[in-house]
RNAcentral holds the sequence, with entries from MGnify. A computed fold for a 118-nucleotide RNA from uncultured Puia sp., annotated as SAM riboswitch aptamer (S box leader). The model forms 97% of the base pairs in the Rfam consensus. Model confidence (mean pLDDT): 83 of 100.

RNA sequence: CUUAUCAAGAAAGGCUGAGGGAAAUGGCCCGAUGAAGCCUUGACAACCUGCGUUCAUUUGCGUUGCGGAUGAAAGUAAGGUGCCAACUCCAUCCCGAUGGAAUAUCGGGACAGAUAAG
Repeated sequence: CUUAUCAAGAAAGGCUGAGGGAAAUGGCCCGAUGAAGCCUUGACAACCUGCGUUCAUUUGCGUUGCGGAUGAAAGUAAGGUGCCAACUCCAUCCCGAUGGAAUAUCGGGACAGAUAAG
């Protein structure tokens, strides 16, 4: 940089000791009944990956069949990652709907971010 996903899911113990929820602003939360960080163990999920099944395409042979390659679907495992408060905690910029109106509510998009694969 490209593509996909982001409303689901899943915590205990030890060390430590005051912050944390990406950044800015505003809010709202979490936190001495222990934040962040590190370690151990456990879980969650299924992007990549492995496995077999079915189907499709294609190809080979000794052709009612068997094998190879590619792809798809649903399944399964958990090797590589990821993840385990709150929708990515919410808003911010644009558009639309509702509304007398709003700094309100709802929906869509953009921006930013996270993760995976390349």